[in-house]
Bacterial RNase P class A, 333 nucleotides, folded computationally.
The coordinates come from a structure-prediction model, not an experiment, and the mean pLDDT is 78.
Rfam family: Bacterial RNase P class A. Rfam classes the family as a ribozyme.

RNA sequence: UGAGCGGGCUGGAUGGCUGCGGCGGCGUUGGCCGACGAGGAAAGUCCGAGCUCCAUAGGGCAGGGUGCCGGGUAAUCCCCGGUGGAGGCGACUCCAAGGAAAGUGCAACAGAAAGAAACCGCGUCUGCAGGACGUAAGGAUGGAAAGGCGAGGUAAGAGCUCACCAGCGGCCUGGCGACUUGUCCGCUAUGUAAACCCCACCUGGAGCAAGAUUGCGGGGAGAGCGGGGCGGCCCGUCCCAUUCCCCAAUAAUCGCUUGAGCCCUCUGGCAACAGGGGGCCUAGAUAGAUAGCCAUUCUCGACAGAACUCGGCUUACAGGCUCGACUCACAGA
Numbered sequence: 001u002g003a004g005c006g007g008g009c010u011g012g013a014u015g016g017c018u019g020c021g022g023c024g025g026c027g028u029u030g031g032c033c034g035a036c037g038a039g040g041a042a043a044g045u046c047c048g049a050g051c052u053c054c055a056u057a058g059g060g061c062a063g064g065g066u067g068c069c070g071g072g073u074a075a076u077c078c079c080c081g082g083u084g085g086a087g088g089c090g091a092c093u094c095c096a097a098g099g100a101a102a103g104u105g106c107a108a109c110a111g112a113a114a115g116a117a118a119c120c121g122c123g124u125c126u127g128c129a130g131g132a133c134g135u136a137a138g139g140a141u142g143g144a145a146a147g148g149c150g151a152g153g154u155a156a157g158a159g160c161u162c163a164c165c166a167g168c169g170g171c172c173u174g175g176c177g178a179c180u181u182g183u184c185c186g187c188u189a190u191g192u193a194a195a196c197c198c199c200a201c202c203u204g205g206a207g208c209a210a211g212a213u214u215g216c217g218g219g220g221a222g223a224g225c226g227g228g229g230c231g232g233c234c235c236g237u238c239c240c241a242u243u244c245c246c247c248a249a250u251a252a253u254c255g256c257u258u259g260a261g262c263c264c265u266c267u268g269g270c271a272a273c274a275g276g277g278g279g280c281c282u283a284g285a286u287a288g289a290u291a292g293c294c295a296u297u298c299u300c301g302a303c304a305g306a307a308c309u310c311g312g313c314u315u316a317c318a319g320g321c322u323c324g325a326c327u328c329a330c331a332g333a
Stems, first nucleotide, its partner, number of pairs: 001329004005324006012297007020037002023034004039303001043314002046312005051207004063203005068082005083097001084095004098198002103196002105192003119139002121135006147165002150162003166188005171182001174179001211254004217247005226240005261280008298301001
């Protein structure tokens, strides 16, 4: 200098005028003043929680989910640090990563055969046309053919035996563990479990239009008590008031925004994160405010609009800024 890798931040700026939303203050009922008013994803609703209502003896089955190890967290399918595998010269990236010797299924086409295989070939026997038996060295098919290769061995062959290599398991070594080291021992019957299945662990349902309070109003019950009507009295009956129960609005209030909160800093930890100290309050509507216009300016502005609230993940995103004792190539000293 060029090409990359991995993080983080930002997402036009300034001013004026007119509006809108809920607050606070002053006035007082027409108002005035003040500060505040979308996002990093507010999105998808894919995980996990809080909260609410319903359900719920206890245990099990079914169904669903998760699946290397250790840690973090309120919790997770998330995050951090590792292990193993795959890719890249590398920084680094990716992985749904338990079990295929419990059982079942599947492996198109080709091929004799896709699991304990005989089509050709090889060998032996024979009645010499052919057949029977043995055989996985060789050929042919396929993505994959019964561990590879060499020697011994044999009728021909074969882990049948042996050396080396590969894989799996055991033992040993190191590690909390996944796992790993090794001149040791044993074994050699493919792949597939985001196919059924097996094993281990977890697991009630619905969601803020949840739900709670008030009750415009409506319906019902009335044993007894009170008042009134049915001409007086008793019974009976009707009405009113009181009492109780139920439903409940194009209604009101709450839920509703102070929260596993944000910023700065210190301590512990490789880190995720945890703890201490200080500071801050930062939308809360209900048909739904967060806007419109003008001026100046620049590099001319992407994806996109809260609706109960958090923690994650995923997806969308023009451009710009920034960090790394990160990498590679070339050149120079």